[in-house]
Molecule: RNase P RNA; transfer RNA
Organism: Microbacterium sp.
């Protein structure tokens, strides 16, 4: 200098005018309110609602079923599928990625068309093969019994794979390496890893098919649920020793009070949950690191179900077109995705650009 | 704000791993003087992006589209 690869951080700035919401202070009003002040006042994904906790009702509490989730090991957490370390397999020359990564000798089942055969399997083409025919011969061609599976040839996929010995021809039939299986030994907390002996290999593939094992999960959502006010009409079913409800269904449990169900009315009102929290940020200590402990500081929207904006000015960041040798400079246009509604923790997606770091790999010069 | 379901021809529906099926439509043709009904052809699609899997409309995981429900009081 060029290309790559990861991780962070950021998401226009200042100023002036107009405007918007919650609470506050201070004036007017009898209340409704009204006027004035200075503060605060969207996000890294608030978003998709995929996951996983607070919370809150289901009157309390248990049990197994049935569903559903997660699946290398070992940490971290309030929990998780998530995060970080490691071990396996894969892609790259490498930084580095990327893996729903248990188990197919519990059983079941499913593998279409093609092919001669698709699971304890075959023989389509082919090799060899007594002997025949033909050649001077080398060889060519035919080829019963039978024996083979090296090579073709189908498929995704054909019962270890490369080279040898061996044979009539072959075949783990023998050998050497590889790849597999069983046993031990040695390091690791562990998954694993080496390393020795053995075993001629004793049987494919799918479990994001059922199923087998290991673990976890009770359901519903803040429109949860509570309090107060106010207004109206009620009626019918369902249930009583059997059954409401507990998500489905069973056991249980509880209760005899309501409980649900329909159809009909009334009201669209006030408060509380409501934001101070697994919060943020400095600094240390432990830990490879995810975090986690201590301290010491800060408050940063909270609504009715609707607010956080708009002009204008100076710079900044891109984009175009002119001038310029370079450094640049002038003139337009213009600002990614997107918007809190109980409240975290993650994962996924969406993004106009910019900042800064580590590392790897060609080149080049010292 | 919270849940739930659905995505297949222009439409309404079938396909539960193995060539995507049917009816209406539309379009061309035969029939007819002409039209209609009939008959025969024909064009036409699994929202979209990966994954597992030999092999996906069906499983699985992202995402976009669309549709349904809910308050209180008696």
């Nucleotide at each position: 200098u060029g290309g790559g690869u990861c991780g962070g951080c950021u998401g226009g700035a200042c100023g002036g005018u107009c405007g918007c919401g919650u609470g506050g202070c201070g004036g007017g009003g009898u209340u409704a309110c009204c006027c004035g002040c200075a503060c605060c006042g969207a996000g890294g994904a608030a978003c998709g609602u995929c996951c996983g906790g607070g919370c809150u009702c289901c009157a309390c509490a248990g049990g197994g079923c049935a569903g559903g989730g997660c699946g290398g090991u070992g940490g971290g957490u309030a929990a998780c599928a998530c995060c970080c370390a490691c071990c396996c397999g894969g892609a790259g020359c490498g930084a580095u990625c990327c893996g729903c990564g248990a188990g197919a000798c519990a059983g079941u089942g499913c593998c279409a068309c093609a092919g001669a055969g698709a699971g304890c399997a075959g023989a389509c083409c082919g090799c060899c093969g007594a002997g025949g025919c033909u050649g001077c011969a080398a060889g060519g061609c035919c080829g019963a019994a039978g024996g083979c599976a090296a090579g073709g040839g189908u498929g995704a996929a054909a019962g270890g794979g490369u080279g040898g010995u061996g044979u009539a021809a072959g075949a783990g039939a023998c050998c050497a390496c590889c790849g597999g299986g069983g046993c031990c030994g040695u390091g690791g907390u562990g998954a694993c890893a080496c390393g020795g002996c053995u075993c001629g290999c004793a049987c494919g593939g799918u479990a994001a098919a059922c199923c087998u094992c290991g673990c976890c999960c009770g359901g519903a959502g803040c429109a949860a649920g509570g309090u107060c006010a106010g207004a109206c009409a009620g009626g019918g079913g369902a249930u009583g020793c059997c059954g409401a409800c507990g998500c489905g269904g069973c056991c249980c449990g509880c209760c005899g009070a309501g409980u649900c169900c329909c159809c009909g009315g009334g009201u669209a009102g006030a408060c509380c949950g409501c934001u101070g929290g697994a919060g943020c940020g400095g600094c240390g200590c432990g830990g490879c690191a995810a975090c986690g402990c201590g301290u010491c500081g800060c408050c940063g929207a909270g609504a009715g179900a609707g607010a956080u904006g708009a002009c204008c000015g100076u710079c900044c960041a891109c984009g175009a077109a002119g001038c310029a040798u370079c450094c640049g400079c002038u003139u337009c246009c213009g600002g990614a995705c997107a918007g809190a509604a109980c409240c975290c923790g993650g994962c996924g997606u969406a993004c106009a650009g910019g900042c800064c770091g580590g590392c790897c790999c060609a080149u080049u010069c010292g | 704000g919270g849940g739930g379901c659905u995505g297949u021809a222009g439409c309404u529906u079938a396909g539960u791993g193995g060539u995507a099926a049917a009816g209406c439509c539309u379009u061309a043709g035969u029939c007819u003087u002409c039209c209609a009904a009939a008959c025969u052809a024909a064009u036409g699609a699994u929202g979209c992006g990966g994954g597992u899997u030999c092999g996906a409309u069906u499983c699985c995981c992202g995402u976009c589209a669309g549709c349904c429900c809910c308050u209180c009081c008696a």